This is a predicted structure of a 1387-nucleotide RNA (small-subunit ribosomal RNA) from an uncultured marine bacterium. The prediction has a mean pLDDT of 86.
RNA sequence: AGAGUUUGAUCCUGGCUCAGAUUGAACGCUGGCGGCAUGCUUAACACAUGCAAGUCGAACGGCAGCGCGGGGAGCUUGCUCCCUGGCGGCGAGUGGCGGACGGGUGAGUAACACGUGGGAAUCUGCCUGGUAGUGGGGGACAACCCGGGGAAACUCGGGCUAAUACCGCAUACGCCCUACGGGGGAAAGCGGGGGACCUUCGGGCCUCGCGCUAUCGGAUGAGCCCGCGGCCGAUUAGCUUGUUGGUGAGGUAACGGCUCACCAAGGCGACGAUCGGUAGCUGGUCUGAGAGGAUGAUCAGCCACACUGGGACUGAGACACGGCCCAGACUCCUACGGGAGGCAGCAGUGGGGAAUAUUGGACAAUGGGCGAAAGCCUGAUCCAGCAACGCCGCGUGUGUGAAGAAGGCCCUAGGGUUGUAAAGCACUUUCAAUGGGGAAGAAAAGCAGGGUGCCAAUACCACCCUGUCAUGACGUUACCCAUAGAAGAAGCACCGGCUAACUCCGUGCCAGCAGCCGCGGUAAUACGGAGGGUGCGAGCGUUAAUCGGAAUUACUGGGCGUAAAGGGUGCGUAGGCGGCGAUGCAAGUCUAGCGUGAAAGCUUCUGGCUUAACUGGGAGAGGUCGUUGGAAACUGUGUGGCUAGAGUGAAUGAGAGGGAGACGGAAUUCUCGGUGUAGUGGUGGAAUGCGUAGAUAUCGGGAAGAACACCAGAGGCGAAGGCGGUCUCCUGGCAUUUGACUGACGCUGAGGUGCGAAAGCGUGGGUAGCGAACGGGAUUAGAUACCCCGGUAGUCCACGCUGUAAACGAUGUGAACGAGGUGUGGGCGGGAUAGAGCCUGUCUGUGCUGGAGCUAACGCGAUAAGUUCACCGCCUGGGGAGUACGGUCGCAAGGCUAAAACUCAAAGGAAUUGACGGGGGCCCGCACAAGCAGCGGAGCGUGUGGUUUAAUUCGAUGCAACGCGAAGAACCUUACCUGGGCUUGACAUGGGCGUAGUAGUGAAGGGAAACUGGAACGAGCCUUCGGGCAGCGUUGACAGGUGCUGCAUGGCUGUCGUCAGCUCGUGUCGUGAGAUGUUGGGUUAAGUCCCGCAACGAGCGCAACCCGUGUUGCUAGUUACAAGUGUCUAGCGAGACUGCCGGUAACAAGCUGGAGGAAGGUGCGGAUGAUGUCAAGUCAGCAUGGCCUUAAUGUCCAGGGCUACACACACGCUACAAUGGACAGUACAAAGGGAAGCGAAGGGGAGACUUGGAGCGAAUCUUAGCAAAGCUGUUCGUAGUUCGGAUUGCAGGCUGCAACUCGCCUGCAUGAAGGCGGAGUUGCUAGUAACCGCGGGUCAGCAAUACUGCGGUGAAUACGUUCCCGGGCCUUGUACACACCGCCCGU
Repeated sequence: AGAGUUUGAUCCUGGCUCAGAUUGAACGCUGGCGGCAUGCUUAACACAUGCAAGUCGAACGGCAGCGCGGGGAGCUUGCUCCCUGGCGGCGAGUGGCGGACGGGUGAGUAACACGUGGGAAUCUGCCUGGUAGUGGGGGACAACCCGGGGAAACUCGGGCUAAUACCGCAUACGCCCUACGGGGGAAAGCGGGGGACCUUCGGGCCUCGCGCUAUCGGAUGAGCCCGCGGCCGAUUAGCUUGUUGGUGAGGUAACGGCUCACCAAGGCGACGAUCGGUAGCUGGUCUGAGAGGAUGAUCAGCCACACUGGGACUGAGACACGGCCCAGACUCCUACGGGAGGCAGCAGUGGGGAAUAUUGGACAAUGGGCGAAAGCCUGAUCCAGCAACGCCGCGUGUGUGAAGAAGGCCCUAGGGUUGUAAAGCACUUUCAAUGGGGAAGAAAAGCAGGGUGCCAAUACCACCCUGUCAUGACGUUACCCAUAGAAGAAGCACCGGCUAACUCCGUGCCAGCAGCCGCGGUAAUACGGAGGGUGCGAGCGUUAAUCGGAAUUACUGGGCGUAAAGGGUGCGUAGGCGGCGAUGCAAGUCUAGCGUGAAAGCUUCUGGCUUAACUGGGAGAGGUCGUUGGAAACUGUGUGGCUAGAGUGAAUGAGAGGGAGACGGAAUUCUCGGUGUAGUGGUGGAAUGCGUAGAUAUCGGGAAGAACACCAGAGGCGAAGGCGGUCUCCUGGCAUUUGACUGACGCUGAGGUGCGAAAGCGUGGGUAGCGAACGGGAUUAGAUACCCCGGUAGUCCACGCUGUAAACGAUGUGAACGAGGUGUGGGCGGGAUAGAGCCUGUCUGUGCUGGAGCUAACGCGAUAAGUUCACCGCCUGGGGAGUACGGUCGCAAGGCUAAAACUCAAAGGAAUUGACGGGGGCCCGCACAAGCAGCGGAGCGUGUGGUUUAAUUCGAUGCAACGCGAAGAACCUUACCUGGGCUUGACAUGGGCGUAGUAGUGAAGGGAAACUGGAACGAGCCUUCGGGCAGCGUUGACAGGUGCUGCAUGGCUGUCGUCAGCUCGUGUCGUGAGAUGUUGGGUUAAGUCCCGCAACGAGCGCAACCCGUGUUGCUAGUUACAAGUGUCUAGCGAGACUGCCGGUAACAAGCUGGAGGAAGGUGCGGAUGAUGUCAAGUCAGCAUGGCCUUAAUGUCCAGGGCUACACACACGCUACAAUGGACAGUACAAAGGGAAGCGAAGGGGAGACUUGGAGCGAAUCUUAGCAAAGCUGUUCGUAGUUCGGAUUGCAGGCUGCAACUCGCCUGCAUGAAGGCGGAGUUGCUAGUAACCGCGGGUCAGCAAUACUGCGGUGAAUACGUUCCCGGGCCUUGUACACACCGCCCGU
């Protein structure tokens, strides 16, 4: 210090989330030791039990109990009982002091409660300093005794008695009151010691000590008042009657409406009163760079409270935690009549809760109360116990040790890793354990001695010094030594990114994870386990909470054109801010001194525990503080000036500025009259409507209302809304010139108030046109719409209300500064001119363009969104919502003000690249159009879906699956089904063992075959002669799988598309994604070429190079040919390049016409397929990761199935006929194939075919006499036919082990549908379509009408690019990016 997350990517805005620190914590897992801290945050809920405040006999009367002494009795001579205040002492009581401290808690309290700094009208026990006293009397009441009541608590009556208890009297320096004359008011004694004197023998007296009284001070503590400071809410705006003040009185320790009487009517409040909510405040604590924010446990200061509420008493002090009274709730006791109680003291219990400890020890220390003291009391305190709750420290070993052990995990099978880790060897012993030793916390006091003071005193007492003695809860203390032995001591979280750390297995959107983004749907580094790793470590994680990061409330330190955000616009109150000199003051400001800011804490220096945490000492820091001086620049303020801001005057000017009145013409509609006849009107097209009762059209007259063409402009005016015929009246503002006047009079503006489009509301008018609602007609799936015909409110006027708009420049007002250029409106000046005109300067308004600068970008740019100042308004993620509730305004509609629950991880702005558009421009393509032939209807063939089936194996599914994989399913193929067999296997490679008529051939028998069975025949290679190879059997590694995943893959393929595109390097531009190049002007089939250009080049594509074909030359020539020859074969060349001419274009590229030529602008045809898209297709061609299977999902066999059949679709064939069918005759190809082959001649058959076997591995032979359409002739005559051939029957032929399921062919017979095909749809631009036949592959044969080649005959049409489809380039919009088959809204 930042990071993740909005997007395909980018920049910005903006929220959410994370990493840090922290805690009185809790929970999970784990847990060795010590030190120091800390420990009911919840129920101020209720409490059993014990303890927490007593003490003083040196104030008093006394004496219950205990002990001692004395006396007595009983009697087991040692105990029991009784008496005795004599002694130690002391229950209860009187009295004093203390129970107002200490300890607890935070309910209440928003307050002078707290903090800080001041103030005056006060009190203050004990303590301290001073002054003056302490004389003399009196009467009671407890205890006690007697009696009574009551269950108890307790209480009543009578009687006795003391005091430092109570009350007078005396005295009064000071004190209090006062009318200044005067008046009033105190006290208590107790103890120690003692020489003289006195004595009632108690003592007096003296002295000392402790007390007591009065008073003045101090100190301490307390009360009161004030300035300032510190929570939220305005959806709380008004509050207040003892209220504010005065006078008088009362009251208090004291001021005061504190209380009362009277008088006045004040007081507080937008600088937030009152009300509501929340809360003890502070030093501090946590966090933060700081400023801040959050917090107020432990420790310390203050406050408040003590079961709840109220009250006073006592007292120096209380309205009193362990006091009293009353009321209430609750609990307990009870004899039912009455009583008792208050843990927010320490322990402890129940309850609540995620959660918080022992009914411990001691007064040894520190401190407190009482006491003269000893001492007593002290749950204050000091210690111990429990708890990893926190902080700090230590340990769980150290060194060596490679065979890199075993085991685990991974693996490409080689190895890697765990890992010097372990073992082994050599050492050490902290801590814990055991045994022993052993500080400090303790000095006062006491006692002894000495000294000083007091005193009459060497008593006493007080103080100081020295010596001596006693006192420890903790405590088995800290610490030290010894003994033994590595011995007793490691976990937790995490490993997708943020964020350090990766693999395997399991799981399969399941189980689960998750702080955010997000993981998981069969190869999960994200789930669970394991191995390994990372982090921290006696802890580690999680949860909760605070600050930080968050500049995400911005004082430091943010914004508002489009992201959230400028009020619709003026005027103006409070407030804020304010021009230039001079002078005074000193409030702000600055400076110096003093006071204060408790301690602890913090920072720093230094010391003590072995260190640290912890802790002692010193210093520093800490403020809107108080006070005393000083300074006078700035702000403020007073005084007196100035004129540049502002205003006034004078002169001039422009204008739809506002209000009122009057007038005008054009048009619309209505109405009257004329002319005139059948329509008109309206629309995309229509209809409703109007019209023969005379419309529309047209002419003339009249009426009424509303609005003002041209001028008119990016023009003018106004604060905004807004303002448009002409004239008149009234009226506001503005500009220019002048420089006479005033002399800062200014700017902004919370509240307030005026104005404020349209619609709407009220009352009354008005109503031509238009026109919500409404009616009708259309459109449509519907059409409560858009279009049409009507039409009411309204629109208009007057008066009143409403108060909102995308009221926008989405840009508040005012002021200053800072380049230009160019229009336009209104002034003023200068120059030139005969002149409206022209040139030039300046002020003011309104536009465009643009520099710097600004901006996330777009853009803004003297009219700023630049640089600054002043003031106001507003914003703080999206949704919920400008909504609810409340308030307020309004007649209403509604306006203004304005939340929360809940929910999401985004919502957004600008720009970029694509994609898309029923956006635009340009341009292509059999894309349309123009044509030709079809498909869609029929029958059949083939494929597919569906259905069926034991199985109908699988795949392909819009174009781009469907005569596709399959260029050949009867068995085989074959993957499917049924049944029967085999299990190292049908096939491959090693290893181990065994075997001998071994390899090979394999009869009979069984069986559907596989298989079983084995008669019989019977060979080999190498050899070192042992044996080995091969074979067989067996065993274990393994084989095998057309099983799954094409969404794990390679390869190959389809498609856009043979479309013209797709990119890169360097440079440049941009914050960036990206752009430029590749866009533009032309041109092309083409990103083809030319020109231009911040681009210059280059690559993959295009083209060319390759093959075929067309012309020709040369060479060679078998098998062609009778020969010669070359029309044939096959090899090498030539030829075509816009080369030439004309026109055109830009003198280009090119286009166009022509010549020549076999061929002309790519000659024609093929091969050739850029970057990429479709998770396109294929695991079943092959290959291949992973998963699955192994007596089966492998393998062998037989039979069946893939050929099923109500249907639907796709691709074809044949037809429906006369441009034809049938019959007869007759002509002309090309390119192929052929040895398990093609097969000739000849023979047989009506034919399929058969016989035959010449020739040929093929320019020779053969298929094949090579064709068919064609041509010539005959016939049929428009018909379901002499068309058409399906279907079926019979008879044959061929292939093959085998044609039943399920082949092809021939002949005879049979003779179905079908008469040119709905919506729709396909191909084709020339040797093309169409028609015609021939060949080939696969193949035993064939379901081929398929596919792929070959030639023959041989057209029609293209105006053109509006439209459909697909595509290319540029541009534009976008809320799309899975990209329009998108996104998204309502229900």
The sequence is in RNAcentral, with records from ENA. It matches the Rfam family "Bacterial small subunit ribosomal RNA". Gene Ontology terms of the family: ribosome and structural constituent of ribosome.